[in-house]
Formats: sequence, C1' cells, structure tokens
RNA sequence: GGUUCCAUAGUGUAACGGUUAGCACGUCUGCUUUACAUGCAGAAGAUUCUAGGUUCCCGCCCCAGUGGAGCCA
Repeated sequence: GGUUCCAUAGUGUAACGGUUAGCACGUCUGCUUUACAUGCAGAAGAUUCUAGGUUCCCGCCCCAGUGGAGCCA
C1' cells in the first nucleotide's frame, strides 16, 4: 500500500428493512434467612462507533471516516 471481517446496556451475545432493540451474567429493590449464599418477584440500565445517503420506514442496505483484528505485498 491492497483486501476481508468486527464495533449493539457494566460484560458477553442475538435481532427477514417494520413489535416498546431480546437473552444470559452483573447491578439495584422487595420476599425468603438470625445473617450470608441459594431461590422467587420486580426494576433500572443502549442516542445500536461517527457523519452522510437510499427508503414510507434502517441496528440491518450504500458511501466516507474512526478504532480493533486477520490475510496478501
């Protein structure tokens, strides 16, 4: 220099172009316990990396950028 892939709650990971962006762990509250753990019930927590485009409507499609990883030279 060329090329491919990845970026989504604190962490990990889903999501045919159309549901209030789901699940697990974690956190918080309540119940249970003398207390802790376990268990049960509930809650909070995401401007889906940035910016533009296409579209009636993008996490998803297209272009550019940023960061990370791999391959070729």